A computed fold for a 74-nucleotide RNA from a soil metagenome, annotated as transfer RNA. The sequence is in RNAcentral, with records from MGnify. It matches the Rfam family "tRNA". It is annotated as a transfer RNA.
C1' cells in the first nucleotide's frame, strides 16, 4: 500500500430500513430482607447507536468519506 471484520449504557453484546419508544445481562443508586453484611426481591439512573455527509417519505440498520481497534496478503 491493498483487503476484510468491528465501533450501540460504566463493561461484554443483542437489534440489521417503519410495528414497541434504542434493548438484555453484568455493574451502579434507592428501598425491602439482616444486627450488620452478602445473596436475594422491588424500583430507578444511565447511551441519541464513532464523526460528517448522501440516499430514502422514514435511518443504529443501505452507500460514500474520515477517524479508532483487530485480522489477512505483500
Nucleotide at each position: 500500500a491493498c483487503c476484510c471484520u468491528c465501533g450501540u449504557a460504566g463493561c461484554u453484546c443483542a437489534g440489521c430500513g417503519g410495528a414497541g419508544c434504542a434493548g438484555a445481562g453484568c455493574g451502579c443508586g434507592a428501598c425491602g430482607u439482616u444486627c450488620c453484611g452478602a445473596a436475594c426481591g422491588u424500583u430507578g439512573a444511565g447511551g441519541c447507536c464513532g464523526g460528517c455527509g448522501g440516499u430514502u417519505c422514514g435511518a443504529a440498520u443501505c452507500c460514500g468519506u474520515c477517524c479508532g481497534a483487530g485480522g489477512g496478503u505483500a